Two RNAs folded together computationally: RNase P RNA and transfer RNA, 461 nucleotides in total.

[in-house]
RNA sequence: CAGGCUGGUCGGGUGACCGCGGCGGGUCAAACCGCCGAGGAAAGUCCGCACUCCGCAGGGCAGGAUGCCGGGUAACGCCCGGGGCGGGUAACCGCCGGACAGGGCCACAGAAACAGACCGCCGUAACUGGCAAGGGUGAAAAGGUGGUGUAAGAGACCACCGGCGCGGCAGUAAUGUCGCGGCCAGGCAACCCCCAUCCGGAGCAAGGCCAAGCAGGGGCAAAGUUCGCCGCGUGCGGACGGGAGACUGCCCGUCUCCCUGGAGCCCCGGGUAGGCUGCACGAGCUGACCGGCGACGGUCAGCCCAGAGAGAUGGUCACCCAGGCGGGAGUCGUCCGUAAGGAUACCCUCCUGCUGGACAGAAUGCGGCUUACAGACCGGCCUGGGGC
RNA sequence: GCCCCCAUCGUCUAGCGGCCCAGGACGUGGCCCUCUCAAGGCCAAAACGGGGAUUCGAAUUCCCCUGGGGGCA
Numbered sequence: 001c002a003g004g005c006u007g008g009u010c011g012g013g014u015g016a017c018c019g020c021g022g023c024g025g026g027u028c029a030a031a032c033c034g035c036c037g038a039g040g041a042a043a044g045u046c047c048g049c050a051c052u053c054c055g056c057a058g059g060g061c062a063g064g065a066u067g068c069c070g071g072g073u074a075a076c077g078c079c080c081g082g083g084g085c086g087g088g089u090a091a092c093c094g095c096c097g098g099a100c101a102g103g104g105c106c107a108c109a110g111a112a113a114c115a116g117a118c119c120g121c122c123g124u125a126a127c128u129g130g131c132a133a134g135g136g137u138g139a140a141a142a143g144g145u146g147g148u149g150u151a152a153g154a155g156a157c158c159a160c161c162g163g164c165g166c167g168g169c170a171g172u173a174a175u176g177u178c179g180c181g182g183c184c185a186g187g188c189a190a191c192c193c194c195c196a197u198c199c200g201g202a203g204c205a206a207g208g209c210c211a212a213g214c215a216g217g218g219g220c221a222a223a224g225u226u227c228g229c230c231g232c233g234u235g236c237g238g239a240c241g242g243g244a245g246a247c248u249g250c251c252c253g254u255c256u257c258c259c260u261g262g263a264g265c266c267c268c269g270g271g272u273a274g275g276c277u278g279c280a281c282g283a284g285c286u287g288a289c290c291g292g293c294g295a296c297g298g299u300c301a302g303c304c305c306a307g308a309g310a311g312a313u314g315g316u317c318a319c320c321c322a323g324g325c326g327g328g329a330g331u332c333g334u335c336c337g338u339a340a341g342g343a344u345a346c347c348c349u350c351c352u353g354c355u356g357g358a359c360a361g362a363a364u365g366c367g368g369c370u371u372a373c374a375g376a377c378c379g380g381c382c383u384g385g386g387g388c
Numbered sequence: 389g390c391c392c393c394c395a396u397c398g399u400c401u402a403g404c405g406g407c408c409c410a411g412g413a414c415g416u417g418g419c420c421c422u423c424u425c426a427a428g429g430c431c432a433a434a435a436c437g438g439g440g441a442u443u444c445g446a447a448u449u450c451c452c453c454u455g456g457g458g459g460c461a
Stems, first nucleotide, its partner, number of pairs: 001384010012320007020037006039359001043370002046368005051203004058252004063199005068082005083096005097194002102192002104188003118135002120131003143161006162184001164181007207277004216268005224240006230233001241259007284303008321357001323355008333344004389460007398414004406444001416432005437453005
């Protein structure tokens, strides 16, 4: 210098004028004054929580989610560190339980898709005999390479490599490494499944309070028996039995109500379209120090930072700042030329004109992931080339 | 705001990992038939919303976008 990988930050500024929302002051009410007023994604609603309600949600089945190991966290499918495998020259990036528990599938082709023999090789007079090296098919073909061996062959045997099991050592672990062993039968679990861990459901239109308003109708079950009490009524309470409902699929279990009561549940219909709250001090932000490789945690100090309800956060002008395009000038370099001199690309410097800032936009809040995003800045690293 | 569901020729649809360069009906175009039109017969064109992943192989399974529909005070 060129190409590339990766982490982070910002994503216009100032002033004037005209507006908008909230809070505080002020006022009878206004006018007026002061302060604050979108984002890194406010988005998708894909995960996880807080919060609230559902007759506190117990056990089992079913269902769902996650999936190498360790840690962080309120929690997570997120993050950090480590391990293995794959891609890349590398920086770096991507993926991750189990296929000796079982079931299922593997089209076409091929002899055969899990335990097989079509061609082939060997033997034989011949076969119903031996073999699996080579060919061929396929996405995938029975450990690979080399040798010994044989009629031909083969882990049949040997060496190395791959894989599996056992043991030692290192490590919290995943795993790594060394030794020994018998030679060892594919793939798919984003198919069912197995193992481990986690999960009650609904969602701020949750929910609470106030005000206003209205009209009810239909459907769904049964079985009583017995005991106690007294102001003795066919009153109240208990037990057994029966029925309905809730625990958001089922069973057990628990609870509530009922057994003639007009309760409970379901369906249809009618009314309201208002106010307050939830709702802005929080797993908060900034800085310093400490612990930790890190994610993160702790201590101290400082700060207050949107809250609408058809939904505010905007518009115009001027100047400036990155950046882009163009014009002019200059230095270095290169080329031509004996020289004087001439020509000139990129970068850089100066002057000047035009242009110029993306994606998007809170609605209960928070932690993540994913997706969209013009451009600018800062840092770390890798590869190649050149100079000293 | 919150929660669900769907997407295949122009329209309505079949598909449930391979037999699918996706089948059928209506519609469209061409030819035949007819004096002409209709009806009828033959033939043709025409689609998996987009991207990534799993798999040997994806309309189908998983993830992310895009578009559409429905419910909730």